[in-house]
Context: one part of a larger RNA
Molecule: small-subunit ribosomal RNA, 5' domain
Organism: uncultured bacterium
RNA sequence: GAUGAACGCUAGCGGCAGGCCUAACACAUGCAAGUCGAGGGGCAGCAUAAGUAGCAAUACUUGAUGGCGACCGGCGCACGGGUGAGUAACGCGUAUGCAAUCUACCUUUUACAGUUGGAUAACCCGGAGAAAUUCGGACUAAUACGGCAUAAAGACUAUUUACGGCAUCGUAUAUAGUUUAAAGGAGCAAUCUGGUAAGAGAUGAGCAUGCGUAUCAUUAGAUAGUUGGUAAGGUAACGGCUUACCAAGUCGACGAUGAUUAGGGGUUCUGAGAGGAUAAUCCCCCACACUGGGACUGAGACACGGCCCAGACUCCUACGGGAGGCAGCAGUGAGGAAUAUUGGUCAAUGGUCGGAAGACUGAACCAGCCAUGCCGCGUGCAGGAAGACUGCCCUACGGGUUGUAAACUGCUUUUUUAAGAGAACAAUAAGCUGUACGCGUACAGUGAUGAGUGUAUUUUAAGAAUAAGCACCGGCUAACUCCGUGCCAGCAGCCGCGGUAAUACGGAGGGUGCAAGCGUUAUCC
Numbered sequence: 001g002a003u004g005a006a007c008g009c010u011a012g013c014g015g016c017a018g019g020c021c022u023a024a025c026a027c028a029u030g031c032a033a034g035u036c037g038a039g040g041g042g043c044a045g046c047a048u049a050a051g052u053a054g055c056a057a058u059a060c061u062u063g064a065u066g067g068c069g070a071c072c073g074g075c076g077c078a079c080g081g082g083u084g085a086g087u088a089a090c091g092c093g094u095a096u097g098c099a100a101u102c103u104a105c106c107u108u109u110u111a112c113a114g115u116u117g118g119a120u121a122a123c124c125c126g127g128a129g130a131a132a133u134u135c136g137g138a139c140u141a142a143u144a145c146g147g148c149a150u151a152a153a154g155a156c157u158a159u160u161u162a163c164g165g166c167a168u169c170g171u172a173u174a175u176a177g178u179u180u181a182a183a184g185g186a187g188c189a190a191u192c193u194g195g196u197a198a199g200a201g202a203u204g205a206g207c208a209u210g211c212g213u214a215u216c217a218u219u220a221g222a223u224a225g226u227u228g229g230u231a232a233g234g235u236a237a238c239g240g241c242u243u244a245c246c247a248a249g250u251c252g253a254c255g256a257u258g259a260u261u262a263g264g265g266g267u268u269c270u271g272a273g274a275g276g277a278u279a280a281u282c283c284c285c286c287a288c289a290c291u292g293g294g295a296c297u298g299a300g301a302c303a304c305g306g307c308c309c310a311g312a313c314u315c316c317u318a319c320g321g322g323a324g325g326c327a328g329c330a331g332u333g334a335g336g337a338a339u340a341u342u343g344g345u346c347a348a349u350g351g352u353c354g355g356a357a358g359a360c361u362g363a364a365c366c367a368g369c370c371a372u373g374c375c376g377c378g379u380g381c382a383g384g385a386a387g388a389c390u391g392c393c394c395u396a397c398g399g400g401u402u403g404u405a406a407a408c409u410g411c412u413u414u415u416u417u418a419a420g421a422g423a424a425c426a427a428u429a430a431g432c433u434g435u436a437c438g439c440g441u442a443c444a445g446u447g448a449u450g451a452g453u454g455u456a457u458u459u460u461a462a463g464a465a466u467a468a469g470c471a472c473c474g475g476c477u478a479a480c481u482c483c484g485u486g487c488c489a490g491c492a493g494c495c496g497c498g499g500u501a502a503u504a505c506g507g508a509g510g511g512u513g514c515a516a517g518c519g520u521u522a523u524c525c
Stems, first nucleotide, its partner, number of pairs: 001524003005521005012377006018370002020335001025333003029330003034075003039072002042068002046066003049062005082288003091213008101205002106201007114148004124137005154179006161172004184193003214260003221251003226248008263285004268277003290311005313324004341367001343366003349363001350361004380411004391401004416462006431446007469514005474495003480509005490497002
């Protein structure tokens, strides 16, 4: 000098940040991922309309309309958010490569979308069960599922030519053969939107390699899928990735193997620098989601709020059987020196779905708590000597000091309190209308919406009014006297103080240093 700090004493305000470093310990409760009716069958509930009965209240009927619980289907749930247990590793950083690769949504280009079928959920009927749930029968739809057709720019096989390269080969072209597609919806319509195949791009991901990446040799040998080859399988893809066979290799004092510790980096702190330390907040990458294992779905997961199995734990049970996973946001217990509200809103920024309106969003934006830090402001200013009183000290009829300090006089009102003003700012703009043309873009007009918040800010009034502490004073180190104590009580970072005149202990007066903080402790340079 620094800190995600803690403790002691003290405390007026604001702005901006930060806030479980310990038990990756266990978790009550609520919320954190849905959305689309412009994919579908439908209609439980709500509203509207019409009808029937009735004087009316009201009751019933009709999916007819707005809409819509549950269901089928699509997209999303692999993002966003959390944590740092594991990992000494191509995990990370940096630089390359993939002639060994994939990529939903998005952009762009080209072509196509013919025909047909059988189911199934919901609903209905019946059954089992305490429940979770589940079984049987019958009915039905689709952008759900399947068959046939069509098709080459795709894939595979064989051949031809040209160009290129880095061994295998790559790109383009031509020929022959084999093989693989599709879905509709909205609208009066124009048209829009979706579907299938293929090329290119963008984005994201995967893999490989050089170099760098903690400590211990009181760890010296390690290794059988081990090292290489052939063949096959597997993968989006190369590869002992896996399997069979063959060979006997491979790594190591330039530190293998083993053990211990640890997420890595940008950064941050310190230092003149070199260096040392660090990895909180924010950003990038990685890993994990009660513990261990596994795959399914999907463009993408071996998936935090999905599934299956095993285990530990907790809960329900009618004892037959079931349910759960806060290292999401709050919150609880425990641990600890120690770390916050079971708050508000989708107004903005973003995300998902949707044609849109919009819905959802503990992401985010705000507010609450905490001097935890940094920064700013204030606690008055000017005058005022009888140098007042008290206190303290002395060489004591007197002086010194506290001290211009107070009283007193004048001034100011930052703050404070009260009463007003304040949708100022964060806010851009969806939709609609019109114009232009390149026909989905631009421009113009109109145009709803604010959680924070009656907040920030500001006006007026009142009145010095509401606001100072903490540590130290032997030397290092700025700041000295008295009283008490008497190697006691105690102090102490080091040297060391204290045994009767203690500037070092305790108190007082005075002083010094910082200041809404000041000291102590811990850690780093």